About this RNA
Large-subunit ribosomal RNA, half B from Candidatus Nanopusillus sp., 1190 nucleotides, folded computationally. Its Rfam family is "Archaeal large subunit ribosomal RNA". Its Rfam clan is "LSU clan".
Context: one part of a larger RNA
RNA sequence: CCCGGCCGAGGGAACUCGGCAAAUUAGCCCCGUAACUUCGGAAGAAGGGGUGCCUGCAGUGGUAGGUUAAUCCUGCCACCGCAGGUCACAGUGACAAGGGCGGGCCGACUGUUUACCAAAAACAUUGCCUCCGGCUAGCCCGUAAGGGUUAGUACCGGAGGUGACGCCUGCCCAGUGCCGGUACCUGAACCCCCCGUACAAGGGGGUUAAGGGCCGGUAAACGGCGGGGGUAACUCUGACCCUCUUAAGGUAGCGUAAUGCCUUGCCGGUUAAAUGCCGGCUCUGCGAACGGCGUAACGAGCCCGCCACUGUCCCCGGUCGGGACCCCCUGAACACGUCGUCCUGGUGAGAAGGCCAGGGACCCCCGAUGGGUAACAGAGACCCCGUGAAGCUUAACCGCAGCCUGCCGUUGCCCUGGGGAACCUGGUGUGUAGCGUAGCGGGGAGUUAUGAGCUCCGGCCGCUAGGUCGGAGGGAACGCUAAUGAAACACCCGCCUCCAGGUUCCCUGGGGCUAACCCCGUAAGGGGAACAGCGGCAGGUGGGCGGUUUGGCUGGGGCGGCACCCCGCCGAAAAGAUAUCGGCGGGGCCCAAAGGUCGGCUCAGGCGGGUCAGAACUCCGCCGUAGAGGGUAAGGCCAAAAGCCGGCCUGACUGCGCCCCGAUCAUCAAGGGGUGCAGGGGGGAAACCCGGGCCUAGCGAACCCCGUAUUCCCCUUGGUGAGGGUACGGGCUGGCGGAAAAGCUACUCCGGGGGUAACAGCGCCGUCGCGGGCGAGAGCCCCCAUCGACCCCGCGGUUUGCGACAUCGUUGUCGUCUCUCCCCAUCCUGGCGGUGCAGAAGCCGCCAAGGGUGGGGGUGCUCACCCAUUAAAGGGGAUCGUGAGAUGGGUUCAGAACGCCGCGAGGCAGUUCGGUCGCUAACUGUCGGGGGUGCCGACCGCCUGAGGGGAAGGUCCGCCUAGUACGAAAGGAACGGCGGGCCGCGGCCUCUGGUAUACGGGCUGUCCGACAAGGGCAAGCCCGGUAGCUACGCCGUAGGGGAUAAGCCCUGAAAGCAUCUAAGGGCGAACCCCUCCCCGAAAAUAGGCGGUCGUUAAGGGCUCGGGUAGAAGACCCGGUUGAUGGGGCGGCGGUGUAAGCCCUAAGGGUUUCCGAGGGGUGAGCCGACCGCUCCCAAUCGCCCGUGGGG
Repeated sequence: CCCGGCCGAGGGAACUCGGCAAAUUAGCCCCGUAACUUCGGAAGAAGGGGUGCCUGCAGUGGUAGGUUAAUCCUGCCACCGCAGGUCACAGUGACAAGGGCGGGCCGACUGUUUACCAAAAACAUUGCCUCCGGCUAGCCCGUAAGGGUUAGUACCGGAGGUGACGCCUGCCCAGUGCCGGUACCUGAACCCCCCGUACAAGGGGGUUAAGGGCCGGUAAACGGCGGGGGUAACUCUGACCCUCUUAAGGUAGCGUAAUGCCUUGCCGGUUAAAUGCCGGCUCUGCGAACGGCGUAACGAGCCCGCCACUGUCCCCGGUCGGGACCCCCUGAACACGUCGUCCUGGUGAGAAGGCCAGGGACCCCCGAUGGGUAACAGAGACCCCGUGAAGCUUAACCGCAGCCUGCCGUUGCCCUGGGGAACCUGGUGUGUAGCGUAGCGGGGAGUUAUGAGCUCCGGCCGCUAGGUCGGAGGGAACGCUAAUGAAACACCCGCCUCCAGGUUCCCUGGGGCUAACCCCGUAAGGGGAACAGCGGCAGGUGGGCGGUUUGGCUGGGGCGGCACCCCGCCGAAAAGAUAUCGGCGGGGCCCAAAGGUCGGCUCAGGCGGGUCAGAACUCCGCCGUAGAGGGUAAGGCCAAAAGCCGGCCUGACUGCGCCCCGAUCAUCAAGGGGUGCAGGGGGGAAACCCGGGCCUAGCGAACCCCGUAUUCCCCUUGGUGAGGGUACGGGCUGGCGGAAAAGCUACUCCGGGGGUAACAGCGCCGUCGCGGGCGAGAGCCCCCAUCGACCCCGCGGUUUGCGACAUCGUUGUCGUCUCUCCCCAUCCUGGCGGUGCAGAAGCCGCCAAGGGUGGGGGUGCUCACCCAUUAAAGGGGAUCGUGAGAUGGGUUCAGAACGCCGCGAGGCAGUUCGGUCGCUAACUGUCGGGGGUGCCGACCGCCUGAGGGGAAGGUCCGCCUAGUACGAAAGGAACGGCGGGCCGCGGCCUCUGGUAUACGGGCUGUCCGACAAGGGCAAGCCCGGUAGCUACGCCGUAGGGGAUAAGCCCUGAAAGCAUCUAAGGGCGAACCCCUCCCCGAAAAUAGGCGGUCGUUAAGGGCUCGGGUAGAAGACCCGGUUGAUGGGGCGGCGGUGUAAGCCCUAAGGGUUUCCGAGGGGUGAGCCGACCGCUCCCAAUCGCCCGUGGGG
């Protein structure tokens, strides 16, 4: 020192994130017990009293003996009382055994949970609500068979949400989801039709289920629940009004909250002091079953307060046990890798035991400490990177199961209805004009006795005029021509609209049947039934599941941006090339002329003139190198042009080659520029020019698809179609040399990086801190007593930032505690100067770092704020000193909640509760203790003091000086002296206090013992307590000298003066050096003095008895010529009056007694202290040292 146990003066939470830990309390009986309440509770509330032993008596129950008519008596056991007596500090005497109360948050409660860091406000829960489900159900498991729920049946089962109870639960259906509906739209296969094909493939159309659109419902489904302006006779506010807008604009209740950034909001209470807590206020701060607001009870939950109590603390001390230390036995691991292992400053990849410089330093060992070895352990978990991984999510991409739906198969019979298409038959057709109900086209001069017109009856249609059909009667008309009109009627043919009937085909509704199929049943049989189921094809839905993707650049990454393709200029340093998230700008087009050619012309602007009432503009003249224009950025370029005007044209050609840019060096693609040849053209008399545009931007690979061309391939006897190829053109990748692609991860993982962030260092210093120059100004006046703008110049390296240099096979990160050293830009104390200094008190400045710089409240805080003190309550550094020293409140893993964001997984320099900090020290450093050698014999004693350490002292108050100096007064010093306090330091134990497993006494339980005495056990508890160790106790802790700082002076020149200075001299601080204390001959210049002894050694060691000395060593004393230890005895001291005997005692019983306790006699026991005493033990001895020889 650590672990465990115990005690503590005075104070009593001042400790700390927090009463953590500890202490208090405690059993049983009695009394008594508040708010509140769901009337159960809260309650063991709180707060009080009692409790032992002895003696006696009463009661209840039991039991044994005796006895009786009942019963009673005697004894014993258990329980429950009463009275009296009595002792101690203390009677649940040890053990065992709640601290209590008040307020708030959350959760109703008992329960459950992260086995191994989270026990909670999380989960669950009773209750409430919604949804699914009528049983071959719904839900779940399974490929299926089959199974669970269930041998259950809606008072049931399943899913989800909420979470007792009380009062309640507002508005929104636009979005998303779910449910329902659906005339219409859309909608796959099958089917039908058309095209195509000698057939197919293929294409188009039609029909059409679910689904979708559409319409509606639904919020205890996912969810959501506004803005602006004005207004009341002070002001403020705004019941009120206006306006925009929404699906609807947040109701009740609550509110600075587990939710409020600002924020420590404001007010009140609590406190001396309150980032806390409680009560209010409240603006946009929550908000109503992801429930809102309350709530008794409950909680190892979280927060605040009060009482009690305490070593948590002031401030530590003592003690016991176990370690540590010493001895004996046994004997690892980690680490290290065979260095002979100092300090400081510097240097160096910017943090060195090893380099440089200076300093220090004889060799070895032991104990201790934890500063360094950026100690060890763990290939950093943060961060970034990887065309790494995994888990999770979704309205990422691509799929799959499942589910819904259609068709086909398994799949049969019958009846009835509806729809469609084609065909057949029959009908139908009214603008106006016209006798009139004229569908269209063609034919047509006839049609009709094979019975017309007409009449009657009836059916149907109908525009109400009539049409048409059937039957009967009847027996001759109708048409052409003409009129009307766009069209002319009889009759015949074809067709259209709509209607009816029939046939065929297709679609479809309803019903019946039974035999497939299914179910029940052993079977017979029954139920269902062509449905369902199952299989195939098809559409829809589909994070339930699977596989994946989720870019790059980047002063880290993310967010932002695009510096990701292209063009101009600058940067760019006079060849070329050249970077930054460098600067200034552009492009992703445009033009049929803005193209080709030929010819002509000359611009901008200025001056003069004309015209005119009046001229920037029209006209004339002159000047005019471009100051204009050239589609578009900029640069370059351009004047009989590249600009402007006009004519004729389409070269804005086809094919092929070469050079160049793209892409310096240095390869390639797209794309682009130039040039040549050929073909066929345009313009020009011609030379010539023309493959778009004065030039430099205006762009896009492969796959796939489309178009044009094709003497290509495949197949064939030939032909055709289809397919493939080739050439050219088009469709795009702007992340622009071009994947087909969303998120979360704090549950995470792996590989890497100091290539790259967060901490710290280093560099820089805008920022920060400090200073200076100037002096506008103010200070009545006056820049400089004091303050000081603008502007300018520095220093520091404590802020913040920038850089990204060392460290990512690891230098632990805020604050606190602990402990040390340093700086000075000085807070106090000391010495000075100035003052707008009378004194006192201040203000400003200079010197000065010796010492001091404290206690508390809230907050994790550093900081800041506050309270009371104080001489003052300074600022910084040391890896924001210090985690192999501590803590772990904050931050920064995993749990959980709130607010907010996100559809979600999840997220938040937002909040909130909870949350594992690694026994052994090798080297070095440091603090201590030893062993050697050296210093030229040994021992004993005494010194010197190089050098080192110290703060050894610091500071305040009172009194005297003195109510003096000063001052009108009020007020009010100093020099010097005296006393005291606090803090620090050193020593000590007489006193006081603590401790005290020495000791003495008391008491409990139990065991031994004899019913004793006396002991054992748990330090059993309690009361005292010597020595020792101790603080809370006691003692000590001046001043002086020397040299100086600022400053003050003397003399005094340079400079005839002046001047504190230049030569010289004197003063002058708590600073510096002495005086004081401690270490210190290993001070290698290794010191000095004295004494004794020395080869026969001197001397030393071992050994033995010991010690207020001590971890081991060491040190000191003693060893028979002896009081060293033990014993004995005495003194002094601590307990507190032993045992034994006698007397007595409440009573009882009875003469022999029992009895807690009391009195007397007598103390007893004990001690580490001081002595005395040889009774016991220190007996006896050995070695080194010297000499000679080897």
Taxonomically the source falls in Candidatus Nanopusillus (Archaea, Candidatus Nanoarchaeia, Nanoarchaeales, Nanopusillaceae).